Model confidence (mean pLDDT): 81 of 100. Predicted 3D model of an 83-nucleotide RNA (transfer RNA) from Fimbriimonas sp. Lineage of the source: Bacteria > Bacillati > Fimbriimonadia > Fimbriimonadaceae > Fimbriimonas. Its Rfam family is "tRNA". Rfam links the family to the GO term triplet codon-amino acid adaptor activity. About the family: Transfer RNA (tRNA) molecules are approximately 80 nucleotides in length.

RNA sequence: GGUGAGUUGCCCGAGUGGACAAUGGGAACAGACUGUAAAUCUGUCAGCGAGAGCUUACGUUGGUUCGAAUCCAUCACUCACCA
Numbered sequence: 001g002g003u004g005a006g007u008u009g010c011c012c013g014a015g016u017g018g019a020c021a022a023u024g025g026g027a028a029c030a031g032a033c034u035g036u037a038a039a040u041c042u043g044u045c046a047g048c049g050a051g052a053g054c055u056u057a058c059g060u061u062g063g064u065u066c067g068a069a070u071c072c073a074u075c076a077c078u079c080a081c082c083a
Base pairs, nucleotide, nucleotide: 001082002081003080004079005078006077007076010026011025012024018066028044029043030042031041032040046055047054048053059075061073062072063071
């Protein structure tokens, strides 16, 4: 340099244009159980709010659309193969 795959929450990972603050697992925090721990079980796990709800968010920046993690363009980065 060429071809292909990929980038999602603290980590790993699923994700049909509308039911998406986003399945599931781990970690973390709180609780139950236990003499204590571990294991197991329950709840919480973006911010604001009493709630209803609002805002922001799927690598970056734009675009399409009533509506985008999802489609298109662009740039950046990672991996594999070829050279």